RNA sequence: GCGAACGUAGCUUAGUUGGUAGAGCGUUGGUCUGUGGAUCCAAAGGUCACGGGUUCAAUCCCCGUCGUUCGCC
Numbered sequence: 001g002c003g004a005a006c007g008u009a010g011c012u013u014a015g016u017u018g019g020u021a022g023a024g025c026g027u028u029g030g031u032c033u034g035u036g037g038a039u040c041c042a043a044a045g046g047u048c049a050c051g052g053g054u055u056c057a058a059u060c061c062c063c064g065u066c067g068u069u070c071g072c073c
Base pairs, nucleotide, nucleotide: 001072002071003070004069005068006067007066010025011024012023013022019056027043028042029041030040049065050064051063052062053061
């Protein structure tokens, strides 16, 4: 330099033929317990990497940029 995959909550990730974003772990509060842990209940936490386009509507489709990983020269 060329090509490909990936980028979603603090971490690991689901979400495929476009329609108002979920789970597990963790955190916080409560329940329970002699204390702690475990259990159970609830809550907070996301500009879906960034910019633009298509569309009534984009995490999803198209283009570009950035980052990570892999392959080729």

The RNA shown here (transfer RNA) has 73 nucleotides and comes from a Chlamydiales bacterium. Rfam family: tRNA. Rfam links the family to the GO term triplet codon-amino acid adaptor activity.